RNA sequence: UCUGAAAAUGGCAAACUUGUCGAAAGGCAAGGACGCAAAGCCACGAAUCUAAAGCUAUUGCCAAGAUAGUCGGGCUGCCGGAG
Repeated sequence: UCUGAAAAUGGCAAACUUGUCGAAAGGCAAGGACGCAAAGCCACGAAUCUAAAGCUAUUGCCAAGAUAGUCGGGCUGCCGGAG
């Protein structure tokens, strides 16, 4: 550098449930495993979701927020195999 998930007293943990924070999307903790070889970290670009404040023509627009398990990008990294 490329490649893989067979193995490890290995790692992470969707839906759902409970508690909690939030206006919401959603976050956090515990339980739980659908999956994941970066499902480790970063909202930088795109996308999607929310819309308390603000505007308003009120099933709207949008400041702002959320998603890293949507895609791209950046940083870092365990194990096996090959070079």

The RNA shown here (c-di-GMP-I-GGC riboswitch aptamer) has 83 nucleotides and comes from a Halobacteroidaceae bacterium. It was read from a public genome assembly, where an Rfam model found it. The model forms 91% of the base pairs in the Rfam consensus. Its Rfam family is "c-di-GMP-I-GGC riboswitch aptamer". Gene Ontology term of the family: cyclic-di-GMP binding.